Large-subunit ribosomal RNA, domain VI from a Patescibacteria group bacterium, 250 nucleotides, folded computationally. The full RNA is in RNAcentral, with records from ENA. Taxonomically the source falls in Bacteria candidate phyla (Bacteria). It matches the Rfam family "Bacterial large subunit ribosomal RNA". Its family is annotated with structural constituent of ribosome and ribosome in the Gene Ontology. Model confidence (mean pLDDT): 88 of 100.
Context: one part of a larger RNA
RNA sequence: CGCCGAAGGUUGAGAGGAUUCUUCUCUAGUACGAGAGGAUCGAGAAGGAUAAACCUCUGGUUUACCGGUUGUCCUGCCAAGGGCAGUGCCGGGUAGCCACGUUUAGUUCGGAUAAACGCUGAAAGCAUCUAAGCGUGAAGCCGACCUCAAGAUUAGCCUUCAUUAUUAGACUCCUGCGAGACGAGCAGGUUGAUAGGCCGUACGUGGAAGUGCAGUAAUGCAUGUAGCGGAGCGGUACUAAUAAGUCGAG
Numbered sequence: 001c002g003c004c005g006a007a008g009g010u011u012g013a014g015a016g017g018a019u020u021c022u023u024c025u026c027u028a029g030u031a032c033g034a035g036a037g038g039a040u041c042g043a044g045a046a047g048g049a050u051a052a053a054c055c056u057c058u059g060g061u062u063u064a065c066c067g068g069u070u071g072u073c074c075u076g077c078c079a080a081g082g083g084c085a086g087u088g089c090c091g092g093g094u095a096g097c098c099a100c101g102u103u104u105a106g107u108u109c110g111g112a113u114a115a116a117c118g119c120u121g122a123a124a125g126c127a128u129c130u131a132a133g134c135g136u137g138a139a140g141c142c143g144a145c146c147u148c149a150a151g152a153u154u155a156g157c158c159u160u161c162a163u164u165a166u167u168a169g170a171c172u173c174c175u176g177c178g179a180g181a182c183g184a185g186c187a188g189g190u191u192g193a194u195a196g197g198c199c200g201u202a203c204g205u206g207g208a209a210g211u212g213c214a215g216u217a218a219u220g221c222a223u224g225u226a227g228c229g230g231a232g233c234g235g236u237a238c239u240a241a242u243a244a245g246u247c248g249a250g
Base pairs, nucleotide, nucleotide: 001151005161006160007159008158009157010156014148015147016146017145020048021047022046023045024044025043026042032037050105051104052103053102054101058099059098060097061096065092066091067090068089069088070085071084072083073082074081075080109143110142111141116136117135118134119133169247170246171245172244173189174188175187176186177185194240195239196238197236198235199234200233201232203229204228205227210223211222212221213220214219
């Protein structure tokens, strides 16, 4: 831009994906075979690789979380803190992201076939699966399964709303993230929990400062499951989503 108002919901022409492999147990040491050996068919159980989703568990990462610690500079000094040194180094670690983790998947069925095996059957009084005709038959083919899909210009269908004036609706703008390179998508914009703040809580760290006590001191103990706090969860209009504008039927 088209599909000649708009929103929501759908059909599926067509396209893509997947459709995998092994071992073991039973049948059965059976059929078969002199023995050695050793099944078809069928039933069941594990596993490999692959794919998708997810973060409950396990394990990583977690540079605006907590703690320890070295050197040096600073806050006048002590104490307590801050800067820099690869996050200075080290011990842990929530959310998120992830795999080494978890869950799920291939099943099964139908159709037409290949090789092959057949039925009926002439040419060719016989024979013959083939010449007419009809079957069985594969991890392969086409469906069935999963995903996308009306620019399928053949532009489909359904529901609702609007129809004379800028309505129905959409956008700009703003708060954002289950989204994201930007657009887009999605959640919201006071008739509001969208983000921040605040409150609570989960979780993390691991016992704050100050004070007291013990000790010559280093240090330890008590106050005290302490103090601190990124993203999680629940709540709360305190702050910001105000106000307004644009497009919208030849």